Overview:
Predicted 3D model of a 128-nucleotide RNA (c-di-AMP riboswitch aptamer (ydaO/yuaA leader)) from Paractinoplanes ovalisporus. The sequence was found by an Rfam model in a public genome assembly. Its Rfam family is "c-di-AMP riboswitch aptamer (ydaO/yuaA leader)". Rfam links the family to the GO terms cyclic-di-AMP binding and regulation of gene expression.
[in-house]
Order: sequence, then C1' cells, then structure tokens
RNA sequence: CGGCCAACGCCGCCGAAUCGAAAUCGAGCCGGGGAACCACGUUCCCGGGGUGAAUCCGCGCCCGCGCGGUAGGGCUCCUUCCGGCCCGAACCCGUCAGCUAACCCGGUAGGCGGCCAGGCGGAAGAAA
Repeated sequence: CGGCCAACGCCGCCGAAUCGAAAUCGAGCCGGGGAACCACGUUCCCGGGGUGAAUCCGCGCCCGCGCGGUAGGGCUCCUUCCGGCCCGAACCCGUCAGCUAACCCGGUAGGCGGCCAGGCGGAAGAAA
C1' cells in the first nucleotide's frame, strides 16, 4: 500500500413489535372476544375459526412433496411514478366465535443488509 474477516457504534430493511435506564410497569402501536340493528335456514358429515401479503389453479409424484403459474405483498437511506429484482411461508385455537357500542382479554418478537460512503436504475417533485 492492497485484499479478506470480525468487533463497537452508526445507517437501513421485513414486521404491530417503538419509547420511558431496567420491568409480568406505563405510553404508543397491533390483535382477539363481545349487544341492538343488519346478516346468516336447520341437521349430519369429510367440523369450524384466527394471526399473516402468503390464496387459488394446472401437471407430476415414492402422497412427506416437486414443477409452472397466480390473488396478494416487499425492495430506491425524502416522496411518487416507470422499469427491474424478489416473496407468495409458517404457526395458533380446539367442536367454539358473523358484524358489534359499553365492556373484557392478549402481543410488543424474531430475522437480515450496509458502512466511513455505500445502496437498484431512470424520471418528476419536495425539502435544505
């Protein structure tokens, strides 16, 4: 001098998951249950329902899954648009729940990327 890896710290992303030194605490944010009215025939069965963007279709299969697509969703370090690149899971309740004022009950995790200027390109606009 160059390259690689890592730590602290900082910046950013998915997500409700942030802040108050800490907290079975509080605020904020998020989710569920729960009248009237409205909606919903009943029973049986192979029930039914919730969080989430994550649903559905076709083909194949050694029925655990694989391939292709798709409703829907995410990514620009100010915002929007165009393009481009991705995701399209997982889990929970336990025969039970439509909406729903009052009221009641919970969650506030986890996982990633970048870095002393880099990120995913372009256009327009804002701000300074």